[in-house]
């Protein structure tokens, strides 16, 4: 220097134009002589960062940053 993949809830990762979601974890509550287990229940999110398209962007365009791989 170029290509290519990935950046969403604390951890793992869905989600390919129309309310942002699971399991794990963490609270709270049932259960239980206690723990564990199990059930319920509500929190938690400027979807990497700035533009642009668009009635409407996590999703499509561009540019940058960050992580990984390749190619010189």
């Nucleotide at each position: 220097u170029c290509c290519c993949c990935g950046g969403u809830a604390g951890c793992u990762c869905a989600g390919u134009g129309g309310u942002a979601g699971a399991g794990c974890g963490g609270a709270g509550a049932g259960c239980u002589g206690u723990u564990a287990a199990c059930u319920c229940u509500a929190a938690g999110g400027u979807c990497g960062u700035a533009g642009g398209u668009u009635c409407g962007a996590a999703u499509c365009c561009u540019a940058c940053c960050c992580g990984g791989g390749g190619a010189g």
This is a predicted structure of a 72-nucleotide RNA (transfer RNA) from Candidatus Curtissbacteria bacterium RIFCSPHIGHO2_01_FULL_41_13. The same sequence occurs in records of 2 taxa. Its mean pLDDT, the model's own confidence on a scale to 100, is 83. Its Rfam family is "tRNA". By type it is a transfer RNA.